[in-house]
Molecule: c-di-GMP-I riboswitch aptamer
Organism: soil metagenome
RNA sequence: GAUAAAGGCAAACCCGCUGUGAGGCGGGGACGCAAAGCCGCGAGACCGCUCUAUUGCGGUCAGUCGGGCUACCGAA
Numbered sequence: 001g002a003u004a005a006a007g008g009c010a011a012a013c014c015c016g017c018u019g020u021g022a023g024g025c026g027g028g029g030a031c032g033c034a035a036a037g038c039c040g041c042g043a044g045a046c047c048g049c050u051c052u053a054u055u056g057c058g059g060u061c062a063g064u065c066g067g068g069c070u071a072c073c074g075a076a
Base pairs, nucleotide, nucleotide: 001073008033009032013028014027015026016025017024018023031063037069038068039067041066042065043064044061045060046059047058048057049056
């Protein structure tokens, strides 16, 4: 980051499995994505237990944002 090339990922929804739950996994499916590759470091949202004017602990989301690491091509 282009009227490029080769590709890649896969939202919602549906089906199956799994979890107390947020959610996760697999198949179908494409809203979109130049890092929509990876990392729970900082924030944010959500869930569970607890507290009840103060809270605390654990968990989830990388397609919520920031940050870190890595990566294909090569016009301006």